A computed fold for a 147-nucleotide RNA from a Nocardioidaceae bacterium, annotated as c-di-AMP riboswitch aptamer (ydaO/yuaA leader). The source organism's lineage runs through Bacteria, Bacillati, Actinomycetota, Actinomycetes and Nocardioidaceae. It was read from a public genome assembly, where an Rfam model found it.
RNA sequence: UGUUUCCCGACCUAGAACCUGGCAGGAGCGGAGGACCCAAUUUUGCCUGGUCAUGAUGACCGGGCUCGGGGUGUAGCCGGUCACGUACCGGCUGGGCACCUUUUCGCCCAAACCCGACAGCUGACUUCGCAGGCGUGGAAAGGACUC
Numbered sequence: 001u002g003u004u005u006c007c008c009g010a011c012c013u014a015g016a017a018c019c020u021g022g023c024a025g026g027a028g029c030g031g032a033g034g035a036c037c038c039a040a041u042u043u044u045g046c047c048u049g050g051u052c053a054u055g056a057u058g059a060c061c062g063g064g065c066u067c068g069g070g071g072u073g074u075a076g077c078c079g080g081u082c083a084c085g086u087a088c089c090g091g092c093u094g095g096g097c098a099c100c101u102u103u104u105c106g107c108c109c110a111a112a113c114c115c116g117a118c119a120g121c122u123g124a125c126u127u128c129g130c131a132g133g134c135g136u137g138g139a140a141a142g143g144a145c146u147c
Stems, first nucleotide, its partner, number of pairs: 001132001005027003009023001011022002028130006038120001045065008068118001069115004076092006093110005099143007
């Protein structure tokens, strides 16, 4: 920075106990799906196996893909260039610079992953995660804390 924290135990690790780790449970935090009402009327796209059926189109079930659409996230929009890509330039916008808020100057970033034709909102309800990474600009005003 980020939701990514706390408690706990009969069991396993184990051999008497501890540590460590695993697996359950509880609390808490965060995310997804999911009615009425409201909103909306934008592609049920491509490949493939099987079954059924037709004069021909087709229908159903399964598998795969991502150009359509969607999700987590600050990580988007517009214009231009181009070798057409996960590129480059500019503008707007979003995020960050170390106790907190605001202003200003300066600097940096705008990724990555997932779903798999499909999802608006959404009570009840269902379900998932509790990781990973980094290492400290200046000035002013007002706070908090400490001495």